[in-house]
Molecule: Bacterial RNase P class A
Organism: Dokdonella sp.
C1' cells in the first nucleotide's frame, strides 16, 4: 500500500423568516392567545417467532393437532443470542448448518441392468475334483501278431517288438457338472476402499492403513475425542409417513372499560334438566339456568386504554462470551380521516432504503455514503 473478515458509531449539519402536534404554566366566559421544553427507524417494512397486557374465565386433565430438533450456558421466552462438538466451504481471519433415530414399522428410487437390500450372473476367469479327447510311461489280460518269401503247405527275420482291451499316472486341450463375483458392463447409486499374500480362479480368506462397530479404559458437566479389542456389513431417502425427547388453552387494542344518545320490550324457529350453552376440534371433569338460530330496527357520538417501560446511558465489579450484579444520572412522540411543512443562505460525507398508531425481546429483507476498532492474506522495502 491493494484485497478482505468480524464488531461498534452515525444517518445531512448550521442560520433566519413563517407554520404544525403533545406536555407544562400564565392570561381568558367561549373561540383562543403568550412562554418553556419536548417531537419517526435502522430498519419504524415483513407479520415470520417469542412475551407483556386485556377480556372468555372460577378453567383442571386427557386425545387429536401445531413447533422445535448436537451439548452447555444466557434470558420474561424464543424457533433468539453466547461458547463448545461434529460436517461442509474458504489460502485464512471466518462463514453456513432442515444437527435426535434407518437394526420398531410402513414406503420411494423412472429407465437402464443379471443384480436396486439380508441381492445377484449379462460380458467374462477357474475347471483344482468327478466326466470327454490325444500323446507318452508302467501293469494286467487277450490272441498270435507284424514285415519278407513262396501257387500252397509251410519257411525265414523280429520280438523287454507290435496291436487290441482294461485299470493307474503324468502331461496338453477343449469343455460338461461345479466354482467365482476379484475384471468389465448398466446406471445417480451395485452389500466397505487401496495395497500385499494366498487360492484351480477369486473372496477379510489372512494381513498393513482407512472405514466401520458392540465392549471396556481414559479425558471432557455434556456433545463428543483418543486408545484397547473385533474380520465387522441388512447401504441411501424421514426437507418421506413414521418412533423418540421436549414446548404449547383461544382470541387479539378494531382488545376491552365507562359515559351519553336512540330504537321495534319487534317477528318467526328449534331445544327444554335424559336439555341447552360456555372463545379453534373431541371426550372426561366443572360452571350457568333457560340457551342458541335466522329476519328486521336504533347507534355509528365521547372519553379512557396511550406511555415510567423485562427502558436508556455512564462506572465498577464477576463471567471467554451472551448477560448478570450494584452505584449515580436521564425522561427519550402519543396523533385520532392521522403532528416534523415551506422558503432563503452557507458548508460537505452531495443525503441511498424509507414515517411510530398498545407496548417490548429477536429474526428476516431493503439500502447511499462516512468514522473507529482488531484480525486474515497478497506485493515491497527495511
Nucleotide at each position: 500500500g491493494g484485497a478482505g473478515u468480524c464488531g461498534g458509531c452515525c444517518a445531512g449539519a448550521c442560520a433566519a423568516c413563517c407554520g404544525c402536534g403533545a406536555c407544562g404554566u400564565u392570561c381568558a366566559u367561549c373561540c383562543g392567545a403568550g412562554c418553556g421544553c419536548c417531537g419517526a427507524g435502522g430498519a419504524a417494512a415483513g407479520u415470520c417467532c417469542g412475551g407483556g397486557c386485556u377480556c372468555c374465565a372460577c378453567a383442571g386433565g386427557g386425545c387429536a393437532a401445531g413447533g422445535u430438533g448436537c451439548c452447555a450456558g444466557g434470558u420474561a421466552a424464543c424457533g433468539c443470542c453466547u461458547g463448545g462438538g461434529c460436517g461442509g466451504c474458504g489460502c485464512g481471519a471466518g462463514c453456513c448448518g432442515a444437527c435426535g433415530g434407518a437394526a420398531a414399522g410402513u414406503g420411494c428410487a423412472a429407465c437402464a441392468g443379471a443384480g436396486a437390500g439380508c441381492a445377484g450372473a449379462c460380458c467374462g476367469c477357474c475347471g483344482a475334483u468327478g466326466g470327454c479327447c490325444a500323446u507318452c510311461g508302467g501293469c494286467g489280460c487277450c490272441a498270435g501278431g507284424u514285415g519278407c518269401c513262396g501257387c500252397a503247405a509251410g519257411g525265414c527275420a523280429c520280438g523287454u517288438c507290435g496291436g487290441g482291451c482294461g485299470c493307474c499316472g503324468c502331461u496338453g486341450g477343449a469343455u460338461c457338472a461345479g466354482g467365482c463375483a476379484a475384471g468389465g458392463g448398466u446406471g445417480a447409486a451395485a452389500c466397505g476402499g487401496u495395497g500385499c499374500g494366498g487360492u484351480a480362479a477369486g473372496a477379510g480368506c489372512g494381513c498393513a492403513c482407512c472405514g466401520c462397530g458392540a465392549g471396556u479404559c481414559c479425558g471432557g458437566c455434556a456433545a463428543c475425542g483418543g486408545a484397547c479389542c473385533g474380520g465387522c456389513a441388512c447401504g441411501g431417502c424421514a426437507a418421506a409417513c413414521c418412533c423418540c425427547a421436549c414446548c404449547u388453552g383461544g382470541a387479539g387494542c378494531a382488545a376491552g372499560a365507562c359515559c351519553g344518545a336512540a330504537u321495534a320490550g319487534g317477528g318467526g324457529g328449534a331445544c327444554c334438566a335424559u336439555g341447552a350453552c360456555g372463545u379453534g376440534g373431541c371426550c372426561c371433569g366443572c360452571g350457568u339456568c333457560g340457551u342458541c338460530c335466522c329476519c328486521g330496527g336504533g347507534u355509528u357520538g365521547g372519553u379512557c386504554g396511550c406511555u415510567u417501560g423485562a427502558g436508556c446511558c455512564a462506572c465498577a465489579c464477576g463471567g471467554c462470551g451472551a448477560c448478570g450484579u450494584g452505584u449515580g444520572g436521564c425522561c427519550c412522540a402519543g396523533a385520532g380521516g392521522a403532528a416534523u411543512g415551506g422558503u432563503u443562505g452557507u458548508c460537505c460525507a452531495c443525503g441511498a432504503c424509507a414515517g411510530a398508531a398498545c407496548c417490548c425481546g429477536g429474526c428476516u429483507u431493503a439500502u447511499c455514503g462516512g468514522c473507529c476498532g482488531a484480525c486474515u492474506u497478497c506485493u515491497u522495502u527495511u